[in-house]
């Protein structure tokens, strides 16, 4: 360089046009003399950046950073 897959909550992923969601983690209560266990309540996230298209974009086009194989170059 070329070609595919990816970047969404602290972490691991889900959604794939109609306004974001789950597990795990953290927080806060209840219980206990105290703990452990076990119950219950918590998420205001520039969906990796920019622009287009739409009434509307995490999705769908266009650039462009970043990660991971693969390929091709390597006097």
């Nucleotide at each position: 360089g070329c070609c595919a897959g990816g970047g969404u909550a602290g972490c691991u992923c889900a959604g794939u046009g109609g306004u974001a969601g789950a597990g795990c983690a953290g927080g806060g209560g209840c219980c206990u003399g105290a703990a452990a266990a076990g119950c219950c309540c918590u998420g205001u996230g520039u969906c990796g950046g920019a622009a287009g298209u739409u009434c509307g974009a995490u999705u769908c086009u266009u650039c462009u950073c970043c990660c991971u194989g693969g390929c091709a170059c390597c006097a």
Description: RNAcentral holds the sequence, with entries from ENA. Predicted 3D model of a 75-nucleotide RNA (transfer RNA) from a bacterium. It matches the Rfam family "tRNA". The family's RNA type in Rfam is transfer RNA.